[in-house]
RNA sequence: GCCUUCGGGCAAGUAAAGCGGCGAACGGGUGAGUAACACGUAACCAACCUACCCCCGAGAUUGGGAUAACCAUUGGAAACGAUGGCUAAUACCGAAUGGUCCCAGGAGCCGGCAUCGGCACCUGGGUAAACGGCUUCGGCUGUUCGGGGAGGGGGUUGCGGCCUAUCAGCUUGUUGGUGGGGUAACGGCCUACCAAGGCGAUGACGGGUAGCGGGUCUGAGAGGAUGAUCCGUCACACUGGGACUGAGACACUGCCCAGACUCCUACGGGAGGCUGCAGUCGAGGAUCUUCCGCAAUGGGCGAAAGCCUGACGGAGCGACGCCGCGUGCAGGAUGAAGGCCUUCGGGUCGUAAACUGCUGUCACGCUAUAGGAAAAGCCUUCGGGCCGUGACCAAAGCGAGAGGAAGCACCGGCUAACUCCGUGCCAGCAGCCGCGGUAUGACGGAGGGUGCAAACGUUGCUCGGAAUCACUGGGCAUAAAGCGCACGUAGGCGGCUUGCUAAGUUGGGUGUGAAAGCCCUCGGCUCAACCGAGGAACUGCAUCCAAUACUGGCUAGCUCGAGGACGGUAGGGGUGAGUGGAACUCCAGGUGGAGCGGUGAAAUGCGUAGAUAUCUGGAGGAACACCGGUGGCGAAAGCGGCUCACUGGACCGUCUCUGACGCUGAGGUGCGAAAGCCAGGGUAGCGAACGGGAUUAGAUACCCCGGUAGUCCUGGCCGUAAACGAUGGGCACUAGGUGGGGGGUAAGCCUAUGUUACUCCCUGCCGUAGCAAAUGUAUUAAGUGCCCCGCCUGGGGAGUACGCUCGCAAGGGUAAAACUCAAAGGAAUUGACGGGGGCUCACACAAGCGGUGGAGCAUGUGGUUUAAUUCGAAACAACGCGAAGAACCUUACCUAGCCUUGACAUGCACGGAUUAGCCCCUGGAAACAUGGGUGACAGCUCUUCGGAGCCGGAACGUGCACAGGUGUUGCAUGGCUGUCGUCAGCUCGUGCCGUGAGGUGUUGGGUUAAGUCCCGUAACGAGCGCAACCCUUAUCGUUAGUUGCCAGCGGGUAAUGCCGGGGACUCUAGCGAGACUGCCGUUGUCAAAACGGAGGAAGGUGGGGACGACGUCAAGUCAUCAUGGCCCUUAUGGCUAGGGCUACACACGUGCUACAAUGGACGGUACAAAGGGUCCCGAGGCCGCAAGGUGGAGGAAAUCCCAUCAAAGCCGUCCUCAGUUCGGAUUGCAGGCUGCAAUUCGCCUGCAUGAAGCCGGAAUCGCUAGUAAUCGCGUAUCAGCUACGACGCGGUGAAUAUGUUCCUGAGCCUUGUACACACUGCCCGUCAAGCCACGAAAGCGGGGAGCGCUUGAAGUCGCUUUGUCUAACCUUCGGGAAGACGGCGCCGAAAGCGAGCUCCGUGAUUGGGACUAAGUCGAAACAAGGUA
Repeated sequence: GCCUUCGGGCAAGUAAAGCGGCGAACGGGUGAGUAACACGUAACCAACCUACCCCCGAGAUUGGGAUAACCAUUGGAAACGAUGGCUAAUACCGAAUGGUCCCAGGAGCCGGCAUCGGCACCUGGGUAAACGGCUUCGGCUGUUCGGGGAGGGGGUUGCGGCCUAUCAGCUUGUUGGUGGGGUAACGGCCUACCAAGGCGAUGACGGGUAGCGGGUCUGAGAGGAUGAUCCGUCACACUGGGACUGAGACACUGCCCAGACUCCUACGGGAGGCUGCAGUCGAGGAUCUUCCGCAAUGGGCGAAAGCCUGACGGAGCGACGCCGCGUGCAGGAUGAAGGCCUUCGGGUCGUAAACUGCUGUCACGCUAUAGGAAAAGCCUUCGGGCCGUGACCAAAGCGAGAGGAAGCACCGGCUAACUCCGUGCCAGCAGCCGCGGUAUGACGGAGGGUGCAAACGUUGCUCGGAAUCACUGGGCAUAAAGCGCACGUAGGCGGCUUGCUAAGUUGGGUGUGAAAGCCCUCGGCUCAACCGAGGAACUGCAUCCAAUACUGGCUAGCUCGAGGACGGUAGGGGUGAGUGGAACUCCAGGUGGAGCGGUGAAAUGCGUAGAUAUCUGGAGGAACACCGGUGGCGAAAGCGGCUCACUGGACCGUCUCUGACGCUGAGGUGCGAAAGCCAGGGUAGCGAACGGGAUUAGAUACCCCGGUAGUCCUGGCCGUAAACGAUGGGCACUAGGUGGGGGGUAAGCCUAUGUUACUCCCUGCCGUAGCAAAUGUAUUAAGUGCCCCGCCUGGGGAGUACGCUCGCAAGGGUAAAACUCAAAGGAAUUGACGGGGGCUCACACAAGCGGUGGAGCAUGUGGUUUAAUUCGAAACAACGCGAAGAACCUUACCUAGCCUUGACAUGCACGGAUUAGCCCCUGGAAACAUGGGUGACAGCUCUUCGGAGCCGGAACGUGCACAGGUGUUGCAUGGCUGUCGUCAGCUCGUGCCGUGAGGUGUUGGGUUAAGUCCCGUAACGAGCGCAACCCUUAUCGUUAGUUGCCAGCGGGUAAUGCCGGGGACUCUAGCGAGACUGCCGUUGUCAAAACGGAGGAAGGUGGGGACGACGUCAAGUCAUCAUGGCCCUUAUGGCUAGGGCUACACACGUGCUACAAUGGACGGUACAAAGGGUCCCGAGGCCGCAAGGUGGAGGAAAUCCCAUCAAAGCCGUCCUCAGUUCGGAUUGCAGGCUGCAAUUCGCCUGCAUGAAGCCGGAAUCGCUAGUAAUCGCGUAUCAGCUACGACGCGGUGAAUAUGUUCCUGAGCCUUGUACACACUGCCCGUCAAGCCACGAAAGCGGGGAGCGCUUGAAGUCGCUUUGUCUAACCUUCGGGAAGACGGCGCCGAAAGCGAGCUCCGUGAUUGGGACUAAGUCGAAACAAGGUA
């Protein structure tokens, strides 16, 4: 859609299922496994396969039986089945035919690669199919056999590419053979038998790790690292095993079994495998859309239409990467505002902005479309024509408007880029070095700058730099590194001359080295990234041809390397045996009689039981004096009396023989000091351990007295040393000089053990070139080359742990890691230092004199106290210091009361009156606060000369800037100062030496106080220091002569330079002289200089002073002053009163006075210098005992005064050794002075009082001549004074110095150094504490790979004559053949059991190690490190 009787039927062939074919083994994913022919490359298969595709040849005859679907019955929850019945094919099967196909046999030709391969032929045997599909009737397609092609696959081999030897032996189907099986095919691929092989130091076996390549990143390259994306290849598909099907699989989305896991279940059973595309969860530092489409390209199937395709084409997300573009362009200076800085002038952000003009990318909106698309299909007259196909992307055009679009890191050096603020070893930074503790370019912020830019930083990884694993391209004496030494295996390397070869080598050709990528050229997207085309390259491998110098191989020779022979030589070469003297100890005896011995000093010890000493005799063991020597021998270790025996090596000569026989040497083997071990001897001396004595804080040491192992011998182990020349062996070459040892030759002299020359070997020193970081080395190389071996790769951990191995043990060999540090180290330089050396100085010691430390007092400091006792100074170099004057003041401190533009400076604004000064009232301790009166001054004007007015210059008030600070930092500073030290040093220029630091000069020989001077000299000069110049003092001259002086003259007085006068003298103070080693002698380098002498006032710097090099101590001072930063601002500023700085159990420093007779007291008497004086010194006089008072002559000073000036001294008297006639503290009383004021808190006087103290422990200070000691005088400060202090002045006036051993300090040279903040340095170990990693450990837990045994799934294979079943063929119809199932067997995964191996984790406890802040004990090392 049609028909219908309404039950349904028919057709189409839709939907769905089934049978059959092809595909599903491709494509897509991942890198677990794999160290392997897995991969790469080059070859081979004569030992192979290949569906679909292409070409060629020949075919497809004749039969047969089933089975899904379907129907019926039925089991199960499901998944899924079971039984019976029917049916088709290009599904399946029998027979036929057949070749150039297969098998067997025969004989021929050609070729090769051993087996063999190819071609044509003969005989025998054998194997196939679908007249099925479509058709426009032309054919096309499918199908069978055979041959060929293309592409794909399988197999074999050479070579190549990881770590580990703390894995050294592995292997039984293992290696080969024979027979058989199996496969597409070779093969132990499998099996039976036989043989006993095979692999390995060129790394087998084991363990760890890993897919491989093209390529990628890096690098100049060689290399190193890597294997995402893309391409090739392998392996895998939940884990393990297995086969089936098929052309191809042992199969990602097929099957079976076992296991783990997840899910469903009716509990009986079932299901599953995203490392396909998306997506989810988990884990994680971290990684996307459950998108669109088959339009293109490709794949499968199909005749085709077409279907399928998370392959693929596209889009989405992510700054993950690469590339391109934009965020505007031009003009614009009052250089705006604002920020930041500031030297306050300014600078900078900065033409930047504003503002003016212009442009229009991207984003946005609107509109619109090119190209990727042409095939296939259909038609065709073969020229061509026609129809239709876009998932996604979106050029171009128009509009608007500077509009929407800049960040990140860094700014100490490396490394481009700088200031302020904050912070204050905090917070923090940091790649390395390192920043931060009050001025951080380093932290944090800001401004500015630098670098990149849609990014910028960080972290991680790789390469580079790194010649820092060194092939290119390193080293080993001392920095890390030569085996202790030899022999020798493998290996590596190897003399001269032929010939052959052609492996290495060289040249050329051929093949290959996929594509992509890199590189070059050209081209396409507006450019680029990206893409396309061509070229180059792919440095490799294989093969062919050629060359033959060199290397190798083969061959023939040679003699110079090497070795042999013969003749000589030297020697502590080795082994064994024998033997000698000295010394020592012991024993015996004699003599002898008190000690010996030992040490820094002692003691232990020995000794009257007779030591030590000495003599005689004996015993014993060990070692061999002198010779003896950078002399000899040996491979090294090592070897020393003499003799003998045996024995190794070397050297010289002859140039005689062999003919490369050589060198080195991984493994291996042997030797190998001392100590140590085992067994047996021996034991004199020495002597670990041990005992004792000393030393000492201690002394398990150093020293002493003893003394066992051991030291010695025999046999056996050990196998190490700073086993060193810190230097492996061999060969060759490369200037010399000078010794020693062993040979040879020659010469003359002349005989000797001689000399000289040449030559060979050994062994030293010096040194050129070269080398080397330097030191050094240098024919005995650390030079120049070649060969071989060993070893190194920052320090510590550690030559340790673990493992293995050797050993009796001790221990040896081999040999890491975690962790930790930013160094460890070499050589040399300059310093500093030394219980190193040499030389030399200094009141450094010694020799002396006097002190301190004891007492009292004074003064300063510490401590303590206090409301405050202001602050500073701290070994020397703080402590009688700042302070040359604390009652108030000073004064900075405390208490109390006050002031706030301030006690002081400058400026501005305003104010109004006056103000300064003076007087007065009130409160008050004053300051101050309050009030009142009077009232100047400068300038101008007026003036009646009394004054008035104006103006504020000044002042006052208010306000603002600011003042002020003895607040802090001397470790932000200037200046000044102390100290080393008045020590003699410290430097520079040029030159020279050295890579350099640096050296030289400046060291050396002399000399000096001196780096003073001389000589020498690769140095020559110079500077700062030394010295001198300056001041003072000592002598003289000259000038001058008052206030100083007074010899002579004169006058005068009681007396006095008192007066006239004088310049002689003294003196004063100007100028000069003088002293220079100048002179003489000696010594000395013909020097410098030293010593002695003369002269001289003074003699070698005459005495004293001023003067202080480069530097050191972060020395001292912010409180002299100045000053940066910070801090306070009605107070940390200012004023005032009172207090304090003066306290007082103590301790220390510096002084004074003493302890007495060299004294004290009293009386008498003599002699200074230098100072000071006007708010000052103050005379004479008078008063007072005195302090002092009164008074006021004179004096701004050589005039007067302090001030008679002195005192000690000298003369005389007393005291007579005593707590006194010593000593004067303390206290009382009475006074004086200054001052506003002496209470806290002054000085002085008189009287009285009369303490400690009788010379000072340990220890310690000053001084070398007009000094010490002692005596007084003056001054500054200052009203006065606590001054006994400080600074000056003179008087009297010593002792001692042999000297440089020692203590301290210093200078120069040298030496060692592990120091350089420099010996107050550095640094070691135990213990204690914390923390970290590791080892051991009874064990405990887990992983991995195997082995043995048990069990044995699935499944292939084998057997099944005897179980069950069976369509095709045969049949004599009984059955047979054949097959299926079942059964049995071999193998066999997982599982179980067992003994081991190996790796990891963990473990009470334990061991050492690393690190840590200032812990404890000692003091081992660095210097002679205090015992090298």
The prediction has a mean pLDDT of 83. Small-subunit ribosomal RNA from a metagenome, 1428 nucleotides, folded computationally. The RNAcentral record of the sequence draws on SILVA. Its Rfam family is "Bacterial small subunit ribosomal RNA".